[in-house]
RNA sequence: GGAGCUGGCCAGGCGGCCGCGCCCCACGGGCGAGGAAAGUCCGGACUCCAUCGGGCAGGGUGCUGGGUAACUCCCAGGCGUGGUGACACGCGGCACGCGCAACAGAGAGCAGACCGCCACACCGCUCGCGGUGCGGCAAGGGUGAAACGGUGAGGUAAGAGCUCACCAGCGCGACGGGUGACCGUCGCGGCUAGGCAUGCCCCACCCGGAGCAAGGCCAAGCAGGGACCACCGGCGGCCCGUCGACGUGUCCCAGGUAGGCCGCACGAGGCGUCGGGUGACCGACGUCCCAGAUAGAUGGUCGCCACCUGCCAUGUGCAGGGACAGAAUCCGGCUUAUCGGCCGGCUCCUCCC
Repeated sequence: GGAGCUGGCCAGGCGGCCGCGCCCCACGGGCGAGGAAAGUCCGGACUCCAUCGGGCAGGGUGCUGGGUAACUCCCAGGCGUGGUGACACGCGGCACGCGCAACAGAGAGCAGACCGCCACACCGCUCGCGGUGCGGCAAGGGUGAAACGGUGAGGUAAGAGCUCACCAGCGCGACGGGUGACCGUCGCGGCUAGGCAUGCCCCACCCGGAGCAAGGCCAAGCAGGGACCACCGGCGGCCCGUCGACGUGUCCCAGGUAGGCCGCACGAGGCGUCGGGUGACCGACGUCCCAGAUAGAUGGUCGCCACCUGCCAUGUGCAGGGACAGAAUCCGGCUUAUCGGCCGGCUCCUCCC
C1' cells in the first nucleotide's frame, strides 16, 4: 500500500418566539419518545382463577460448564465442517422398532453381475483364436449424493481381508489430563457394521390456565326490593283496626350500566468510582429522579454552528439535503427496518528499512 475478518458507539448541537401533555412550593418552575418505542417470536414480574400429590395426553428444549428472576438469550470451552488465515456455521440417540431415498444404474439394504476376468465340456479353425453351454470371481470399466475400507506383498485357474504388514475407521480394556463435553498414549478384537430423527419414534429435563380490555374501589339515571305515609275499595252504622289495590310522596337497600379513580411510573432502575471474575456477570460505596397520554401530548418557526451533495470557479459564496420510525402495565432477550458517520482489535498478500 492492497484485500479481508470482527467488536462497539452516535442518531445533529446551542439559543429566541409561539403552542401541547403531566407534576409542583403555581407571578413562576421542572420533566416530556427510541435504538429499535416496531414484529409480538421467546422468557419473567404483577393480577385473577384453579390447585394434596402423582400420572397420561399435549407443547417446548437438546454437546459441556457457567451467568441470570427466567429464557429458544448471553459467556467460556469441546467436537465436526468450510477457509492459507483472522474467523464463520452446525450440535442428544439410526447396534429399540417402523419408515424414506427422485434420476441414473446390473444392483440402494443383511444389495448386485451390464461390460469384463477365469476353469471345464462341446463345435469350428487360416492353430493365433472365435462361438455355445455350464460354473467360479468381484480385481478393472461404467452409473450415482451414496455401491460393504486404502496401499503393498503373499496367494489363486482367475480373484477376494482369503492371509499378512502398515494406515484410516469402529468396538472393548488399561493408564494419564480435564468439574465436564472431550483429549492423549498403549494393548486387544473381528477385519469394516452406510445416510436421513427440520420422518414417526426413543431418552433426559422443563411447562396449570388466562391476561392491564388482568384486577380492585366509587357510582348518575332507568328498572328492582323494603319501611312509612296520603288517597281509594272490602269487612262496618261510624271511628279504631285489618285486608287488598295503587303511587302523584319521603327514606333506606343490594347488585351494577354510563362515567370517574386506583393499578401507573422508585425500578431485576440510570450514571460514576473501587473490588471479584478469562468472560457473560456479580458485589460495595457515592450520586440522580428520568414521559405517563386515554383517541391518545412530545409540535411549528427563525437565527448561528457542524456534516453531506451540486453549481459558479475559490468566496468566511449560492442552492439543496438529513434515514428508519414513534411510547400505552413494566422488565430481560431475539429478529427485522435504518441517510450518514466515528472508534478499537485481528488476519493474509506485496514492497521498503